[in-house]
RNA sequence: UAGCUCAGUCGGUAGAGCAUGAGACUCUUAAUCUCAAGGUUGGGGUUCGAGCCUCA
Numbered sequence: 001u002a003g004c005u006c007a008g009u010c011g012g013u014a015g016a017g018c019a020u021g022a023g024a025c026u027c028u029u030a031a032u033c034u035c036a037a038g039g040u041u042g043g044g045g046u047u048c049g050a051g052c053c054u055c056a
Stems, first nucleotide, its partner, number of pairs: 003018004012048001020036005041056005
């Protein structure tokens, strides 16, 4: 650090839970299951590569 709460070890494809959307199931709702969308506060710096350094 995702809308919220938090992971991310040594720098090497950014993850989980809840929430949201769609689908399945159900007479309907709820519950349950499946799928999807969504993120590193901003400026600058190091590096092939930032979750590093610096300023706010």
Overview
The RNA shown here (transfer RNA) has 56 nucleotides and comes from Podarcis lilfordi. Lineage of the source: Eukaryota > Bilateria > Sarcopterygii > Laterata > Podarcis. Its mean pLDDT, the model's own confidence on a scale to 100, is 80. RNAcentral holds the sequence, with entries from Rfam. It matches the Rfam family "tRNA". The family's RNA type in Rfam is transfer RNA. Rfam's curators write: Transfer RNA (tRNA) molecules are approximately 80 nucleotides in length.